Transfer RNA from Candidatus Melainabacteria bacterium GWF2_37_15, 73 nucleotides, folded computationally. Its mean pLDDT, the model's own confidence on a scale to 100, is 83.

[in-house]
RNA sequence: GCCGGCAUAGCUCAGCAGGUAGAGCAGCGGUUUCGUAAACCGCAGGUCGUGGGUUCGAAUCCCGUUGCCGGCU
Numbered sequence: 001g002c003c004g005g006c007a008u009a010g011c012u013c014a015g016c017a018g019g020u021a022g023a024g025c026a027g028c029g030g031u032u033u034c035g036u037a038a039a040c041c042g043c044a045g046g047u048c049g050u051g052g053g054u055u056c057g058a059a060u061c062c063c064g065u066u067g068c069c070g071g072c073u
Stems, first nucleotide, its partner, number of pairs: 001072007010025004019056001027043005049065005
């Protein structure tokens, strides 16, 4: 220098032939218990790495860019 993959909630990840984002764990509250844990119920939490473009509408498609990983020279 060239090619490919990954980046989504505090953590681990789902959701990619466009329709407005979810699970588990963790956190908070409640039920239960003499009390704690466990169990069960509920709540909160993310402008989807970033900047543009296309579109009525983008996590998803296109272009640039940053970081990490792998391959080639």